[in-house]
């Protein structure tokens, strides 16, 4: 200098004028209240000043929590959904950090849904002999017989075995496929084969290191039943539902809702009463928020389901001090934690956070130049946080890698 | 705020326990028929299966992240 990897940050600046939202304060006017008649104070209205006013993603709503309400609490099972190497971190997580295994890159570094296929079931199209019980199409080899062939013989017949036939061995080679029951080499053999040996891979056992996943070493076994679980499933662990239109209060208005169905106060009956009737205790029953069982508890009139009808969608609150930001120090490889100091930093509700002018910055175009023209990303809070994912003009910083050149 | 459904040829739709050429009707193009046109008839073209990534030997189909359209409830 060129090419690249990883991590982090910014994402227009300054000033004038005119507005918008919130908040704090001052003044004027009107009405009311108190009053020691000096004033004080409440509400409304108007005017004026100070301060603050979108994001790194506010987005998608994909995960996890806080908060609030609903459900009486506990235990076990079932169902449904989710997570899945190991360790850590956290309020929690499927996120994050560190490590292990596997894969890719010359390298910095990157990717990885990565439990179980020997519990069981399913599937593996086409091709191929065979797709999971292993099997044998071509080939290779051995044996048999002698159909054809050939040789000898006048003939009967005899000999040979390169084709074909029958029986058997083999899985090295060919061929099919995504995948064919370890790979390469040497020996061995009729031909072959872990049949034997060496190296590599793999399984088992032991030792060492590590919290662990796992790694290394040694011994041993000739190799032991392919793939698919983002197919059902098995194992381990986790999970109640709804959401700020949650919820609370005030005001106004309407209503004091109705109908149908199912189930249920059933048995016994102390006692009271002239009677009708009321009705304790007990037994049984019903309801109690995925569902079933059980234990306890509460309730005993409703409970549950369906349908129809009516009213309000005004104000206050929830709601801005929070797993908060910044700086420094300490612990930790890191995620993160601890301590000290300091700061207060949007709260709208048809929904503010803007418009315009000047100067400058950045990008593009034109011009010899001065300068002129155009543009300035993605996007916008709505109860609040931690992550993930997606969108994003342009710019900056740090560390590291490879190549080349120079000293 | 919470939840659901769909996207396949120009149009309307099939195809979903994964299996290879992704089909059907209408439309389109060309030829035949006709004096010409329609109808009829013979043939043909046309597809990133909404997009990216992954699992698998193999994906329209399974998983995941986005985009677009529509709907429901409070």
């Nucleotide at each position: 200098u060129c090419a690249g990897u990883u991590g982090g940050c910014c994402g227009g600046a300054u000033g004038g004028c005119c507005g918008c939202u919130g908040u704090c304060g001052g003044g004027g006017c009107a009405a009311g209240g108190c009053u020691u008649u000096g004033g004080c104070u409440u509400u409304g209205u108007u005017u004026u000043g100070g301060c603050a006013g979108a994001g790194g993603a506010a987005a998608g709503u994909c995960c996890g929590g806080g908060c609030u309400c609903c459900a009486u609490g506990g235990a076990a099972g079932c169902a449904a959904g989710g997570u899945g190497c190991c360790g850590g971190a956290u309020a929690a997580c499927g996120c994050c950090c560190g490590g292990c295994g596997g894969g890719g890159g010359u390298g910095a570094c990157c990717c990885u849904a990565g439990g179980g296929a020997a519990a069981g079931u399913g599937c593996c199209a086409c091709a191929g002999a065979a797709a999971g019980c292993a099997a044998a199409c071509c080939g290779c080899c051995c044996c048999g017989g002698a159909c054809a062939g050939u040789c000898g013989g006048u003939a009967a017949c005899g000999g040979c075995u390169u084709g074909g036939c029958g029986g058997g061995g083999u899985a090295a080679g060919g061929g099919u496929g995504a995948a064919a029951g370890g790979g390469u080499g040497c020996g061995g053999u009729a031909a072959g084969a872990g049949c034997g040996c060496a190296c590599c891979g793999c399984g088992u056992u032991g030792c060492u290191g590590g919290c662990a996943a796992c790694a290394g070493c040694a011994a041993u076994g000739g190799c032991a039943g392919g793939g698919u679980a983002a197919a059902c499933c098995c194992c381990a662990c986790c999970u109640g539902g709804a959401g700020c239109a949650a919820g609370a209060c005030c005001a106004a208005a309407u209503a004091g809702g109705a109908a149908u169905g199912u189930u249920a106060u059933g048995c016994c009956g102390c006692g009271c009463g002239c009677a009708a009737g009321c009705a304790a205790a007990g037994c049984a029953g019903g309801u109690g928020c995925g569902u079933u069982u059980u234990c306890a508890c509460a309730c005993c009139a409703g409970a549950c389901a369906u349908u129809c009808g009516g009213g309000u969608u005004g104000g206050u609150u929830g709601c801005a001090c929070g797993a908060g930001g910044c700086a420094c120090g300490c612990g930790g490889c890191a995620a993160c934690g601890c301590g000290u100091g300091u700061c207060c930093c949007a709260g709208a509700u048809g929904a503010a956070u803007g418009g315009u002018c000047a100067u400058c910055g950045c990008g593009g175009g034109g011009g010899c130049a001065a300068c002129c023209c155009c543009g300035u990303a993605c996007a916008g809070a709505a109860c609040c946080c931690g992550g993930c994912u997606u969108a994003c003009a342009g710019g900056c910083c740090a560390a590291c890698u490879g190549a080349c050149a120079u000293g | 705020g919470c939840g659901c459904u769909g996207g396949u040829a120009g149009c309307u739709c099939a195809g979903u326990u994964g299996g290879a050429u992704a089909g059907a009707g209408c439309a389109c193009u060309u030829g035949g028929c006709u004096a010409c046109g329609a109808a009829c008839u013979a043939a043909g073209g046309g597809g990133u299966c909404g997009g990216g990534g992954g699992u698998u030997c193999g994906a329209a189909u399974c998983c995941u992240c986005c985009c677009c359209a529509g709907c429901g409830c409070g």

Two RNAs folded together computationally: RNase P RNA and transfer RNA, 481 nucleotides in total.